The prediction has a mean pLDDT of 81.
This is a predicted structure of a 72-nucleotide RNA (transfer RNA) from an Acidobacteriota bacterium.
Its Rfam family is "tRNA". About the family: Transfer RNA (tRNA) molecules are approximately 80 nucleotides in length.
The sequence is in RNAcentral, with records from ENA.

[in-house]
Formats: sequence, C1' cells, structure tokens
RNA sequence: GGGCCGUUAACUCAGUGGCAGAGUAGCUGCCUUUUAAGCAGCGAGUCGAGGGUUCGAAUCCCUCACGGCCCU
Repeated sequence: GGGCCGUUAACUCAGUGGCAGAGUAGCUGCCUUUUAAGCAGCGAGUCGAGGGUUCGAAUCCCUCACGGCCCU
C1' cells in the first nucleotide's frame, strides 16, 4: 500500500428499509430470620463520525476514524 470482517445499553449480542431490542449487570419492590436464589417492575442508546439516496436509514451508497484477520 491492497483485500475482507467488525463498531448497536455498563458487558455479550440480535435487529438485512417502517415505534431501537434480548440476556447479563445496576436500581426498586415482593418473598426470606438475614444473605443468596426466586418473582414483579424501572432506568440506561446522538445505533463510531460526516455526507448521499429514500416519504422513511441501525439497515442501502460514498468518505473518514478505530479494532481484527489476510496479502504485499
């Protein structure tokens, strides 16, 4: 220098054009002598950045940043 993959909640990940989700973690309550476990609920997101396409973009296109693998 070139190619491919990835970037979404604190963490691990889903979501292939139409309200951003799950599990774990956190918080609150119930239960329990207490803790743990169990049950119910709550909060947490500029979807890496900028631009484009579209009535509508996490999703499609372009550029850039960061990480990984391969080639040179």